């Protein structure tokens, strides 16, 4: 010094909080998708989850 295994910690998974379970990182995981375009810019779309369930926001309908 490099790698591999344990242990024990955090952290991350396109916008917010909570619990369960998965992945994934160890200074990195992470920072949506389509369409022109060399690239840049430009236009268009989806969704509060990584998955489930609940709250909050936020949109659409309908009723008091």
């Nucleotide at each position: 010094g490099a790698u591999g295994g344990g242990a024990u910690g955090g952290a991350u998974g396109a916008u917010g909080g909570a619990g369960u379970c998965c992945a994934u990182c160890c200074g990195g995981a992470g920072c949506g998708c389509c369409u022109c375009g060399u690239a840049a810019a430009g236009g268009g779309c989806u969704g509060a989850u990584g998955a489930c369930u609940c709250c909050u926001a936020c949109g659409u309908c309908a009723g008091g």
This is a predicted structure of a 64-nucleotide RNA (Fluoride riboswitch aptamer (crcB RNA motif)) from a Fidelibacterota bacterium. Its mean pLDDT, the model's own confidence on a scale to 100, is 80. It was read from a public genome assembly, where an Rfam model found it. Rfam family: Fluoride riboswitch aptamer (crcB RNA motif). Rfam 15.1 lists 2,293 matches to the family in 1,982 species.